The RNA shown here (FMN riboswitch aptamer (RFN element)) has 151 nucleotides. Its mean pLDDT, the model's own confidence on a scale to 100, is 81.
């Protein structure tokens, strides 16, 4: 140096600012119930209509904002692959699922660089989430290291 066993550590990032107002609230109206001896205030629960003093979506509206791992003739969220989800299984594993790009320059090469315009992003909560909370102080595709074995 390549091959390989075993160990260690490591290993995802991101709502600034507006805006709207479901619901809460608050006022009435009726209803049933508690209470009385009966009513009336009253106090609980439902309907219903007003109102807008308050609160009230990082999820909506505009607007911001972020991008894992290998690979590829030169860099990749959107090319090929892989990791996450999610069902069995004690483990190993097996099985489902798995998003989204073009236009134009340079160049020997680039769906990776520049430049415009665009797109996507699990499941579970909660006002409808890629940014929040949770599973998760977890897993992992992979990086580096140490050591060890034979060539």
């Nucleotide at each position: 140096a390549a091959a390989u066993g075993u160990c260690u550590u490591c290993a995802g990032g991101g709502c600034a600012g507006g805006g709207u107002g479901a619901c809460u609230c608050u006022u009435c109206u009726u209803a049933c119930a508690c209470a009385u001896c009966a009513g009336a205030a009253g106090u609980u629960u439902a309907a219903g209509a007003a109102g807008c003093a308050a609160g009230a979506a990082u999820u909506c509206c505009c607007g911001a904002u972020c991008g894992g791992c290998g690979g590829u003739g030169a860099c990749a969220g959107u090319c090929c692959g892989c990791g996450g989800g999610c069902g069995c299984g004690a483990a190993a594993g097996c099985g489902c699922g798995g998003g989204g790009u073009u236009c134009g320059g340079u160049g020997a090469a680039a769906u990776u660089c520049c430049g415009g315009a665009a797109c996507c992003g699990a499941c579970g909560g909660u006002a409808u989430a890629g940014u929040c909370c949770g599973g998760a102080u977890u897993a992992a595709a992979g990086a580096a290291g140490g050591u060890g074995u034979a060539u």